[in-house]
RNA sequence: GGAGUCGGCCAGGCGAUCGCUGUCCCGCAAGGGGUGGAGGAAAGUCCGGGCUCCAUAGGGCAAGGCGCCAGAUAACGUCUGGGAGGCGUGAGCCUACGGAAAGUGCCACAGAAAAUAUACCGCCUACGUUCGUUCGCGAACCGGUAAGGGUGAAAUGGUGUGGUAAGAGCGCACCGCGCCGGUGGCAACAUCGGUGGCAGGGUAAACCCCGCCUGGAGCAAGGUCAAAUAGGGGAACAGACGGUUUGACCGUCGCGUGUGGCCCGCACGAGUUCCCGGGUAGACCGCUUGAGGUGCGCGGUGACGUGCAUCCCAGACGAAUGAUCGCUCACGACAGAACCCGGCUUAUCGGCCGACUCCCACU
Numbered sequence: 001g002g003a004g005u006c007g008g009c010c011a012g013g014c015g016a017u018c019g020c021u022g023u024c025c026c027g028c029a030a031g032g033g034g035u036g037g038a039g040g041a042a043a044g045u046c047c048g049g050g051c052u053c054c055a056u057a058g059g060g061c062a063a064g065g066c067g068c069c070a071g072a073u074a075a076c077g078u079c080u081g082g083g084a085g086g087c088g089u090g091a092g093c094c095u096a097c098g099g100a101a102a103g104u105g106c107c108a109c110a111g112a113a114a115a116u117a118u119a120c121c122g123c124c125u126a127c128g129u130u131c132g133u134u135c136g137c138g139a140a141c142c143g144g145u146a147a148g149g150g151u152g153a154a155a156u157g158g159u160g161u162g163g164u165a166a167g168a169g170c171g172c173a174c175c176g177c178g179c180c181g182g183u184g185g186c187a188a189c190a191u192c193g194g195u196g197g198c199a200g201g202g203u204a205a206a207c208c209c210c211g212c213c214u215g216g217a218g219c220a221a222g223g224u225c226a227a228a229u230a231g232g233g234g235a236a237c238a239g240a241c242g243g244u245u246u247g248a249c250c251g252u253c254g255c256g257u258g259u260g261g262c263c264c265g266c267a268c269g270a271g272u273u274c275c276c277g278g279g280u281a282g283a284c285c286g287c288u289u290g291a292g293g294u295g296c297g298c299g300g301u302g303a304c305g306u307g308c309a310u311c312c313c314a315g316a317c318g319a320a321u322g323a324u325c326g327c328u329c330a331c332g333a334c335a336g337a338a339c340c341c342g343g344c345u346u347a348u349c350g351g352c353c354g355a356c357u358c359c360c361a362c363u
Base pairs, nucleotide, nucleotide: 001359002358003357004356005355006354007353008352009351010350012328013327014326015325016324017323018322020037021036022035023034024033025032026031039334043345044344046343047342048341049340050339051218052217053216054215063214064213065212066211067210068082069081070080071079072078083097084095085094086093087092098209099208103207104206105203106202107201120149121148122145123144124143128141129140130139131138132137157175158174159173160172161171162170176198177196178195179194180193181192182191183190184189222285223284224283225282232276233275234274235273236272237271239253240252241251242250243249255269256268257267258266259265292311293310294309295308296307297306298305299304329332
């Protein structure tokens, strides 16, 4: 100098004017003043938790999710560290990474055969039978074989050597695999030694098996106050007599209202008052002080934990966070809260910082 890998950060800046909104102060009020006012993703609503209500003895089934090991955490499908496999010269990156020897299913086309194995081309003719024979052997049958070819994404361990009629874990060496043991590691696993010739190819984001986890609904949750309406409960009052099923149930008189100056009569009416409770409209709470931010220290490889100091940083509900102008720069992307928090994923102009790798050149 070039090419890359990983991690972190910023998200135009300054000023003026006019607005919007939460809150505080002053003011009787009108109004005035101070102060706070979107994001790294506020998004998708895909996971996990807090909170609220409902349900719930315990256990099981079903359904769904997760799946190498250890840790972090309130919890997770997230994160950290490690192991194994794959990719890259490397820094690094990727992995849905339990079980295929419990059972079932599936494996297109091609191919003999796709899984109880089997034999198209080829190789062999030792053994057995028959025939021929120049007695060397040849042919056919019965067969042997899975080395080689061919098909396929995949063909029943691989390479080599011995062996053989030709072959074959048939024997042996190494690799791979299974089992047993030692050593290291908390573990995943690694490594060493012994042992078994070696068994049944793939597929579990196919059913399934194993292990672990999961009750449901969601701030329109839920709660407080409370005009109104319907229905409900209680208390007090409701005269006299008689009947009675002992109930203001029935009858008469009485009572209330109307008629009427008043009485009788007639007509109509069976309760009246208060309280509780109820919960609509509406208002308020939930609502933002929190698994909180920043700085320093300590523990830990790290995720993270912890101590001290310090800060308060939107809280609306027809829903604020904007507009105009000036200066300036690198000329400005994706996008906007709605109960809160931890993640994941997706979108995003441009720029900055740190650590590291490879190549080239020079000293």

Bacterial RNase P class A from a Pseudomonadota bacterium, 363 nucleotides, folded computationally. RNAcentral holds the sequence, with entries from ENA. It is recorded under the gene name rnpB. Its mean pLDDT, the model's own confidence on a scale to 100, is 76. Rfam family: Bacterial RNase P class A. Rfam describes the family as follows. Ribonuclease P (RNase P) is a ubiquitous endoribonuclease, found in archaea, bacteria and eukarya as well as chloroplasts and mitochondria. The family's RNA type in Rfam is ribozyme.